[in-house]
Order: sequence, then structure tokens, then C1' cells
RNA sequence: UGAGUAAAACAUACGGCGGCGGGAUGCCUUUGGCAUUCUGAGGAAAGUCCGGGCUUCAUAAGGGAACGGUAACUGCUAACGGCAGCCGGGGGUGACCCUAGGGAUAGUGCAACAGAAAUAAACCGCCAUUUGCAAAAAUGGUAAGGAUGGAAAGGUGCGGUAAGAGCGCACCAGCGCCUUUGGUGACUUAGGCGGCUCUGUAAACCCUACCGGGAGCAACGCCCGUAUGAGAGCAAUGCGCGCCCUGCGCGCUCUUGGAGGCGGCUUGAGCUGUAUGGCAACAUCCAGCCUAGAUAGAUCGUCGUUUAAUACAGAACCCGGCUUACGGUUUGGUCGCUGA
RNA sequence: GGUGUCGUAGCCAAGUGGUAAGGCAGAGGUCUGCAAAACCUCUAUGCGGCAGUUCAAAUCUGCCCGACACCUCCA
Repeated sequence: UGAGUAAAACAUACGGCGGCGGGAUGCCUUUGGCAUUCUGAGGAAAGUCCGGGCUUCAUAAGGGAACGGUAACUGCUAACGGCAGCCGGGGGUGACCCUAGGGAUAGUGCAACAGAAAUAAACCGCCAUUUGCAAAAAUGGUAAGGAUGGAAAGGUGCGGUAAGAGCGCACCAGCGCCUUUGGUGACUUAGGCGGCUCUGUAAACCCUACCGGGAGCAACGCCCGUAUGAGAGCAAUGCGCGCCCUGCGCGCUCUUGGAGGCGGCUUGAGCUGUAUGGCAACAUCCAGCCUAGAUAGAUCGUCGUUUAAUACAGAACCCGGCUUACGGUUUGGUCGCUGA
Repeated sequence: GGUGUCGUAGCCAAGUGGUAAGGCAGAGGUCUGCAAAACCUCUAUGCGGCAGUUCAAAUCUGCCCGACACCUCCA
């Protein structure tokens, strides 16, 4: 200096003037107004893909061979499909990264086209026998060679054979079983045995293990009330309880008309810092802090300074993750080039 | 804010692992004096996008994009 890699913090600085939401205090002519003061979006507030809190469905029920989900191991967590570590597999020269990673020997299905044959096989070829003067034909053996395919029955060599073949042997690769080293464990080290060589597909049905009741703040609880309406259909084979059975409860649907307010609402598995334990995720102790809460929806405008003032994007019950969008900055490794 | 459904050619629409049916529209032809109708032939941009599983994906899985519908009270 270029490329690539991992991580971190920040994400329109500072000041002046004006404006907007919310809280507190004070004053006034009190359904409100004014003044002072404090405070006011994000790392993703997004997608709504997972998990929980909370509320309610009678109490949230019982059962299922139904439905949905997850999938190596150990830990973390309120929980998770998340995270950390680790094992196996894969990619990269490397830093490092990716991994839906149980079972195909429980069973079933599927594998188009091509090819003789698709899970078991004889088209060509090779060999034997018979017929034949020969060419060739018939029958049988053979998976070494050819051709097709994503996939053709482990690979190489020697022996063997009529020709061949794990048919036998040596080495290599894989699988299963037994013993063994290390590890909590997945797994792994070393050795032996078995010719065992088994097609692929479970993000096909399925099997195994484990988990799961529904709905969602427009949930739900209240107040004021005169908008306390009108009409039609069905009355169980309907609705609540996602599929079925049991059990429990309830009138339901459509058209049309009309409609105010409060709570839920932000103090929480919270944030910051120190210490301790742990490789880490994280946990514990102590101290300090309070940090939006709107309801047509508040975060803005303008001027000045600095080289300059910028990407993706705007909370709507809350929290933990994942995914996606996106700006520049810093730091630690790695690989290459150049110079001393 | 929450919940659900869908996306296949210009339009409608079938296809639930194996070379993407059909209709309307469009182009050309036959027929006709000329048209319409009818008949024949043809076209092509097509599976919303990107990844993954698989020999093979419109179809299965994940993420994203877009469109549509529904969810309060009187009751």
C1' cells in the first nucleotide's frame, strides 16, 4: 500500500431563535389558559418469522393412531426453532466462514427421458456346447470391457477360470460388531473379527424421541349514557374450543343506521458501573439511575461555525431472539506487492 | 396495530415433483365481390424475486417483494 476477514462503538456535531407531544410545580377569569422547569424514537422502531409476559375464553377441561413443530452433544435462558462452547461434515493459500446435522437394515411410494437392464439386469462383447464346409444360428455361462444415465453393484494388482466374478489373497476406501485410549457427552485413538460392499430420496408418506389448548391490546376491564336503532333469514348439520370424540357454554348470520370517555400504558426477565465465578453464552453481589407514551397521532424549521453535516429508516401493550434494509469510523488477525 | 388469503403470457385460468393444458385477445391464411362468422396455422416476452433440498422444482423448504380481504361498540 492493495485485497479479504472478524469484532466494536457511533449513527446530523456545537451554539442562537422559533415551534410540537408528555410530566411536575405555581398563578388565573378553571371542560381551559399562562408561566417556569424536566423530558421526548431505532439499531433495526421494519418483516410479523419464532419464544415469553399479560388478558380472556366456565376452571382451561379429559382422550386421540388427529394436527402443528423441533432434531448431533454439553451448557445458558423465563422460554425458544435463539445464544455459547464443542463434535462430525463442507469451503477457503490463510485470517476465518457455512452447516434443516435423527432413522433408507420397520414398511410403503417415486426415480420422467435415455438405456438391454433402475434394484435388479444379458443389447453388443467374451467363453463353452450343439448344428453347419463356411458365414452364421440355437442353448447355456459370464457383470472384466462397450454404450445410456444424476445413479449400473467398492478401487488397484496378483492368482484363478472355458470365459469371468471378493471366487481367493495383498494393499487402499467404506460399513457393522467386539475390545481399547481420551472425553460429562456427541465423538475419538489403537487393534481384532466379518467379504459385509448395502442405489438415491424422509425440505415424499412414514418411524423414533421430545414439545405444543385457542385467541390476541381492535385482547380485555369499566364509566357516562340516550346513538338503549330498524329490517330479513335460519333455529341446528350453527357458533365458542383451529381436526375428531367426550364434556361444557351460547342463539347465530346478513342488510342498513348510529357512536363519547377512562383504564389497560409503561418500574421492567429494566439500564449503567465495579467486583466475583465461568473458555464463553450467562449468573451472583454491591452502588447509582428513571430513560417517549401519542390517539389523526408529538422529535421539526431556520441561521451561524467547522473541510462537511449524510445512509436505512419513525414507537402505538411490553420483553428476549431471528431475518431483511443501510452510512461512514476505529481496532485486531490474514494473504499479496513494494521499500528500508 | 393485529390476522389471513393469493401471485402462472396483454386478460381469464388448469397443472401438488419429470419437457406448462385450454379459452379470450394478437398475427397470417382459406372462404367471400368486400366483410362478419366459421375453419386452419403461428407467435411470444410466462410460473412475483433470491437462495436451498433433489438427478430433476410452477409444485417442497427458508427469506424477501407486491396485491387483496377481515378484526371495535349499540348487539
This is a predicted complex of two RNAs, RNase P RNA and transfer RNA, with 415 nucleotides together. It holds a member of the Rfam family "Bacterial RNase P class A". Rfam's curators write: Ribonuclease P (RNase P) is a ubiquitous endoribonuclease, found in archaea, bacteria and eukarya as well as chloroplasts and mitochondria.